[in-house]
């Protein structure tokens, strides 16, 4: 230098951000009622969520054993969550999809 390969599913977090519910502020209303706009620079509910973040399952691999067929045990690493274009969804990110930069 090039090539291979570093898997998938859930649970849950860091983090996100306003479609719903809550809340708040105003206005109209006799009314604390009900409407209707606003506000995520509103703590929540819910809701999305990580290659480089938890748990667990299950795949893949490599060693021993065991064996007719199987099967069984151990062990599975590294990645400056740096930058950057597009996207989706109501909108938004450590999301996803491409570059790049590093790493085994």
């Nucleotide at each position: 230098c090039a090539g291979a390969a570093g898997u998938g599913u859930g649970u849950c977090u860091a983090g996100g951000g306003u479609u719903c519910c809550g809340u708040c502020u105003a206005a109209u209303u006799a009314a604390u009622u009900a409407u209707u706009a606003g506000a995520g620079u509103c703590u929540g509910g819910a809701c999305c969520a990580a290659g480089c973040g938890u748990c667990a399952c299950a795949a893949g691999g490599u060693a021993u054993c065991u064996a007719a067929u199987c099967g069984a045990u151990a062990c599975u690493a590294c990645a400056c969550u740096u930058u950057u274009a597009g996207g989706a969804u109501a909108a938004a990110a450590g999301c996803c999809u491409g570059a790049g930069a590093g790493a085994u």

The prediction has a mean pLDDT of 80. The RNA shown here (Guanidine-I riboswitch aptamer) has 104 nucleotides and comes from Candidatus Atribacteria bacterium MT.SAG.1. Rfam family: Guanidine-I riboswitch aptamer. Gene Ontology term of the family: regulation of gene expression. The model forms 92% of the base pairs in the Rfam consensus. The sequence is in RNAcentral, with records from Rfam. NCBI's taxonomy places the organism under Bacteria, Pseudomonadati, Atribacterota.